[in-house]
Context: one part of a larger RNA
RNA sequence: GCCAGGGAGUUUCGAUCUAUGGCGAGGUUAAGCCGUUCAAACGGCCAAGCCGAAGGGAAACCGACAGUCCGCAACCGGGCAACCGGCCAGGGACGGGGUGGGCUCGCCCGUAGUCAUAGGUGGAAGACCCGAAGCCAAUCGAUCUAAGCGUGACUAGAGUGAAGCCUGCCGAAAGGUAGGUGGAGGCUCGAACCGGUGUUGACGUGCAAAUCACUCGGAUGAGUUGCGCAUAGGGGUGAAAGGCCAAUCUAGACUGGGAAUGGCUGGUUCCUCUCGAAACUACUCGCAGGUAGGUCUCGGCCGAGCCUACCCGGUAUGUAGAGCACCGAUUAUGGAACACGGGCUCGAAAGGGCUCGCUCUGUUGUCGAACUCCGAAGUGCCGGGCGUUGUAGACGCCGGGAGUGAGCGCGGCAGGGGUAAGCCCGCCGUGCGAAAGGGAAUGCAACCCAGCCUCGCAUUAAGGGCCCCAAGUGCCGGCUAAGUGCUAUGCCAAAGGGCGUCCGUGUCCACAGACAACUGGGAGGUGGGCUCAGAAGCAGCCAUCCUUCAAAGAGUGCGUAACAGCUCACCAGUCGAGGGCAUGGGCACCGAAAAUGGACGGGGCUAAAGCCGGCCCCCGACAUGCGAGCGGUCCCCCGGAGGGGGACAUCGUGUAGAGAGGCGUGCUGCGCGGGUAGAAGUGGGGCGGUGACGUCCCGUGGACCGCGCACGCAAUGAAAAUCCUGGG
Numbered sequence: 001g002c003c004a005g006g007g008a009g010u011u012u013c014g015a016u017c018u019a020u021g022g023c024g025a026g027g028u029u030a031a032g033c034c035g036u037u038c039a040a041a042c043g044g045c046c047a048a049g050c051c052g053a054a055g056g057g058a059a060a061c062c063g064a065c066a067g068u069c070c071g072c073a074a075c076c077g078g079g080c081a082a083c084c085g086g087c088c089a090g091g092g093a094c095g096g097g098g099u100g101g102g103c104u105c106g107c108c109c110g111u112a113g114u115c116a117u118a119g120g121u122g123g124a125a126g127a128c129c130c131g132a133a134g135c136c137a138a139u140c141g142a143u144c145u146a147a148g149c150g151u152g153a154c155u156a157g158a159g160u161g162a163a164g165c166c167u168g169c170c171g172a173a174a175g176g177u178a179g180g181u182g183g184a185g186g187c188u189c190g191a192a193c194c195g196g197u198g199u200u201g202a203c204g205u206g207c208a209a210a211u212c213a214c215u216c217g218g219a220u221g222a223g224u225u226g227c228g229c230a231u232a233g234g235g236g237u238g239a240a241a242g243g244c245c246a247a248u249c250u251a252g253a254c255u256g257g258g259a260a261u262g263g264c265u266g267g268u269u270c271c272u273c274u275c276g277a278a279a280c281u282a283c284u285c286g287c288a289g290g291u292a293g294g295u296c297u298c299g300g301c302c303g304a305g306c307c308u309a310c311c312c313g314g315u316a317u318g319u320a321g322a323g324c325a326c327c328g329a330u331u332a333u334g335g336a337a338c339a340c341g342g343g344c345u346c347g348a349a350a351g352g353g354c355u356c357g358c359u360c361u362g363u364u365g366u367c368g369a370a371c372u373c374c375g376a377a378g379u380g381c382c383g384g385g386c387g388u389u390g391u392a393g394a395c396g397c398c399g400g401g402a403g404u405g406a407g408c409g410c411g412g413c414a415g416g417g418g419u420a421a422g423c424c425c426g427c428c429g430u431g432c433g434a435a436a437g438g439g440a441a442u443g444c445a446a447c448c449c450a451g452c453c454u455c456g457c458a459u460u461a462a463g464g465g466c467c468c469c470a471a472g473u474g475c476c477g478g479c480u481a482a483g484u485g486c487u488a489u490g491c492c493a494a495a496g497g498g499c500g501u502c503c504g505u506g507u508c509c510a511c512a513g514a515c516a517a518c519u520g521g522g523a524g525g526u527g528g529g530c531u532c533a534g535a536a537g538c539a540g541c542c543a544u545c546c547u548u549c550a551a552a553g554a555g556u557g558c559g560u561a562a563c564a565g566c567u568c569a570c571c572a573g574u575c576g577a578g579g580g581c582a583u584g585g586g587c588a589c590c591g592a593a594a595a596u597g598g599a600c601g602g603g604g605c606u607a608a609a610g611c612c613g614g615c616c617c618c619c620g621a622c623a624u625g626c627g628a629g630c631g632g633u634c635c636c637c638c639g640g641a642g643g644g645g646g647a648c649a650u651c652g653u654g655u656a657g658a659g660a661g662g663c664g665u666g667c668u669g670c671g672c673g674g675g676u677a678g679a680a681g682u683g684g685g686g687c688g689g690u691g692a693c694g695u696c697c698c699g700u701g702g703a704c705c706g707c708g709c710a711c712g713c714a715a716u717g718a719a720a721a722u723c724c725u726g727g728g
Base pairs, nucleotide, nucleotide: 002727003726004725005724006723011125012124013123015121016120017119018118019117020116021115022114023113026051027050028049032045033044034043035042055062056061065095067094068093069092070091075086076085077084078083096109097108098107099106100105128267129266131264135257136256137255139253140252146231148229149228150227151226152225153224154223155221157189158188159187160185164181165180166179167178168177169176170175193218194217195216198214199213201212202211233249235245236244237243270662271661272660273659274658275657280293281292282291283290284289294404295403296401297400298399299398300397301396305389307387310385311384312383313382314381315380316379317378321374322372323371327368328367329366332363333362334361335360336359340357341356342355343354344353345352346351407432408431409430410429411428412427413426415425416424417423437449438448439447453629454628455627456626457625458624459623463619464618465617466603467602468601472616474615475614476613477612478611479610485605486604496590497589500587501586502585503584504583505582506581507580508579509578517574518573519572520571521570523547524546525545528542529541530540553568557566558565630652631651632648633647634646635645637644638643663717665714666713667712669709670708671707672706673705674704681700682699683698684697685696686695687694688693
């Protein structure tokens, strides 16, 4: 874990609200007494007391409505009706009154309470149940252990060889020295004994709630140990580690106060129906909690409006943006008194000159949350329009009950912070929270479609239609060669690079022949001048003219020591139709590295089963339509109630939570029944009910059991609490 049984909002008092009932300006008895009874329930007394009938004021004290108007429902009248009129309980307004210094103002006044029963809620109590660590008191403990006291016991063997003593030698002596003797020591080695260093070994449901193995420390001492005695809980004892004080110690154990307290964790038991949140604001020794407001729910009252998505008009605003007119910052340059400051300089000085700066100013360029000459979109409010909704009662008001006060995702804001974040903080919207179904391969709160009563049949949405897999191997036109891709978003790779390829745009050249290729030419002055060993087109510097020509640079590159040589520009010829440059776009390429072999969901796909555009058809959900049923809301009619009929395009998801109606269990009172021709219980099955559950049959079992009531009363419903007890 499993099974059975047990197991959590109870009771009393007083408060408040609701419902029902009694009586009503009153209502009601309590203890107690009497009667009845086996005992109670019950019946009758008992008015003490309590609540109400007057309020205001701190108090002394004073002390309250036969007024007027509006007007819903009902009723009455008119009308076929819509509707109109009258009257108007309740309701509202004005006036009036009481009181407090009081018509600035507060409270109150034109009568409804009280008792009982049931239920909701808050309070006091253990107060829904279980759960601390703790605090205090009285007791019991030193057979463990700490230190002490008394009285006993124990410590193999070996080694070292202090003092003292003896003898020899030396010395005048004091004394020294050598040998011997001697046997000291918190001395040495090492058993018993005491201990417990390392292996961070073994073991680790152990041999053992501290052991085993090897290794290791002490072992005549501050040694070890038996028995007896004494020290006790804020106390002892402690060669001091907060160690130890009976497997317990930063305050022992046990019993009691005691059900301590816990804003914290967990748990909290039958069904159906209606509505349905919050994670915000303010305050808080407040931040895991509360209180008030907001938001949800239920009931009552009132009686006609309420709301404004959208459009128009008005009004408010100072953001985004922009700007530099103010404030502040700021680029370049000009000007102004050499008035001021620094540096340099001339002069003996007075003073002069140059320059940079400061201040003001012109031009120019730029910036600002705490700048504004400007200034949106928006947004708030007011009015109008349009529209929704409401007498089947909206809006509003009053009262009972809550829960919530940890939120989170996505889209937006020319939002704020941050390098950024599945980041933090705001506002608007939406969703999840509290929402199922379809899609997104599977998987996945919030992405797309779509808001759930039950059943059936259709049609669509998002998304899909080669196979897995329902539906096109559909049609038309392009692109891609990278398996790019086959991923809406998420988990998507960038800067940068390239004669990849397709489509444009601009410009230039071209049948008087372009571009490419090939053939030929590519000259003369001249080896330009300078420089230089040399410099001849081609190290470098300067200049870069003229001629002949179809054309040819005082030379594009290679080359030479310098020349030479090759080549280019440029020209002609051959050839015969497009070519060059720049730029925009589409798709693709490189850039591109991770650990078992591997991922478009997979298979697999290339004029596609990829990407872009167009078209037709189909598949596809709890959506939508149709049919049937159930429930809810509302209306009408009959009825004492149960019940019957009708309407719903504008009802049917739901956590916390509010409300309503039921099912079952035990007991009591009254009534009615069943049972040895088989009760309860129990095994199996059938039927009925939306469900809790009810009922019937067969078997088992062998003596009790059920139903009805306007019933009543509860220690009343189990899957969970590391729940409790027992079982297996």
The part of an RNA shown here (large-subunit ribosomal RNA, domain II) has 728 nucleotides and comes from a Thermoplasmata archaeon.
It was read from a public genome assembly.
Rfam family: Archaeal large subunit ribosomal RNA. Its family is annotated with ribosome and structural constituent of ribosome in the Gene Ontology.